[in-house]
RNA sequence: UGGGGAUUGGGGUAAUCGGCAGCCCGCCAGAUUCUGGCUCUGGUAGUCCAGGUUCGAGUCCUGGAUCCCCAG
Numbered sequence: 001u002g003g004g005g006a007u008u009g010g011g012g013u014a015a016u017c018g019g020c021a022g023c024c025c026g027c028c029a030g031a032u033u034c035u036g037g038c039u040c041u042g043g044u045a046g047u048c049c050a051g052g053u054u055c056g057a058g059u060c061c062u063g064g065a066u067c068c069c070c071a072g
Stems, first nucleotide, its partner, number of pairs: 001071007010025004019055001026044006048064005
């Protein structure tokens, strides 16, 4: 310098052709327990950034950021 890939709650990971952002762990509260743990119930919090297209964008388009891989 060129090419390819990744970015979603505190952590990990889904979301088919553009149509209510889910699951697991964690954390908080409650039940249970003599206490803790286990178990059960409820809650918590997220789409890397800025624009664009669209009735509607995690997904499509443009530019940018960070990281990884390949080539020179």
Molecule: transfer RNA
Organism: Actinomycetota bacterium